[in-house]
């Protein structure tokens, strides 16, 4: 220098002007609004809502079924599908990365190709025999899984013996299965040794399933409090009358009158409504308001324990709480980055300062989105000294 | 806040592990004086995107994107 691997930081600072939200104080005021002053005011993901918890309500002796989730080992944690450390296998020259119960409990599936696809299989080939009788790539019967060919996958590998040709048929080595012992490790597992077995056990559980562990349901619109208008519910009081009509009838239908009563700004008159009922009280609930609401498995610093995740102690700080929903716009200086001038440092000039996105009960994670920007460590190859 | 369904050809939809299909539409030819109907043939697909499981993925699993619906 090129190519690559792993991890981390940051998401600007100060000041000014005009606005927005909340809290505190002042003056005024019955109170509120408005006014003046001060303080505070989005994120690393506030996002997706994919997991796990806190909190609240309901249910609940205990257990089970169904359903769902998780799955090597040990640790961390309030908990987890998260994190840390380790193990085995796989990928990579390496730095590093990925996967993770059980396929000898049972069932299912394995297309096409191929002779044969699960305790398989003679298409070609090889070998033996028979037929045939010089025809030729002949026909039939049998043996054979060493070779060819098909496939993602063909029922251990290499070598030797053996055989008609072959084959764990036999032997040696390697691999595999099983039993046991010792050593290291908490464990997963690793290392060493002895005995037995010619070899059984293809793949798939992000197919059904089996084993082990975990999970009661709902969600701040949880839940609690205060509480209009209207219409229901309950109790009490007042009123429930007269005339006419409808081919007949009238407490009931239609029309008219008047009373109690109601409306018309408080009162009177007037007007309107009116036997539909009207008035008072109580209760539930709605609109609306308040609480829940932000001090919490909290942040920062130091010390201690631990390989680490993390835990403990001490000190210190208070850091958004809106509800159709505030947190914005502009300017100056500094910081950061890029370009140019310059031998270098310094200095000067110009430019850029973004993107993703926005709290809505609160935390711990995961995932996804984003780059104005920055840093550290490591690996391989090449060059120069 | 909680929950469900869907995305496959231009359109409407089947297919739920082994050849990507149907109807309508489109193109060409035949038929007709011409058009339509009809007949015959043909073209057209990132199966929403990315990753994983598997010999093999439209189908199974995870993440993301989009559309529609339900409850309070």
């Nucleotide at each position: 220098g090129c190519a690559g691997g792993a991890g981390g930081c940051c998401g600007g600072g100060c000041g000014g002007u005009c606005g927005c939200u909340g809290c505190c104080g002042g003056a005024a005021g019955a109170a509120g609004a408005a006014c003046c002053g001060g303080c505070a005011g989005a994120g690393g993901a506030a996002a997706g809502u994919c997991c796990g918890g806190g909190c609240c309500c309901c249910a609940c002796a205990g257990g089970g079924c169904a359903g769902g989730g998780c799955g090597c080992u040990g640790g961390g944690u309030a908990a987890c599908a998260c994190c840390c450390a380790g193990g085995u296998c796989c990928c990579g020259u390496a730095a590093g990365g990925g996967a993770c119960g059980g396929a000898a409990a049972g069932u299912g599936c394995c297309a096409c190709a191929g002779a044969g696809a699960a305790c398989a299989g003679a298409c070609c080939g090889c070998c033996g025999g028979a037929c045939g009788g010089u025809c030729u790539g002949g026909u039939c019967c049998g043996g054979u899984a060493a070779g060819g060919g098909u496939g993602a996958a063909a029922c251990g590998g290499u070598g030797g013996g053996g055989u008609a040709a072959g084959a764990g048929c036999c032997c040696a080595c390697c691999g595999c299965c099983u039993u046991c012992u010792c050593c290291g490790g908490c464990a997963a597992c690793g290392g060493a040794g002895a005995g037995g077995g010619g070899c059984a056990c293809g793949g798939u559980a992000a197919a059904c399933c089996c084993c082990g562990c975990c999970c009661g349901g709902g969600g701040c619109a949880a839940g609690g409090c205060c509480a209009a208008a209207u219409a229901g519910g309950g109790a009490g009081g007042c009123g429930u009358c007269c005339c006419g009509g409808c081919a007949u009838c009238a407490g009931u239908c239609c029309g008219g009158g008047u009373a109690a009563g109601g409306g018309u700004u408080g009162c009177c008159c007037g007007c309107c409504c009116g036997a539909u009922g009207c008035c008072u009280c109580c209760g539930g609930g709605u609109a609306g308001g308040c609480c829940g609401c932000u001090u919490g498995a909290g942040g920062c610093a130091c010390c201690g324990g631990g390989u680490a995740a993390c835990c403990g102690g001490u000190g210190u700080c208070c850091c958004a709480g809106a509800u159709g929903a505030a947190u914005g716009a502009c300017c100056g200086c500094c910081g950061c980055c890029c370009c140019g001038a310059u031998u270098a440092a310094a200095u000067c000039g110009g430019g850029g300062u973004a993107a993703c996105a926005g709290a809505a009960c609160c935390c711990g994670g995961c995932u996804u989105a984003c780059g104005a920007g920055c840093c550290u460590c490591c690996u391989g190859c090449g060059g120069u000294g | 806040a909680g929950g469900g369904a869907c995305g496959u050809a231009g359109c409407u939809c089947a297919g739920g592990g082994g050849g990507a299909g149907a109807g309508c539409a489109c193109u060409u030819g035949c038929u007709u004086g011409a058009c339509g109907c009809g007949c015959a043939a043909g073209g057209g697909g990132u199966c929403g995107g990315c990753g994983g499981u598997u010999c093999a993925a439209a189908u199974c699993c995870g993440c993301c994107c989009g559309u529609c619906c339900c409850u309070a």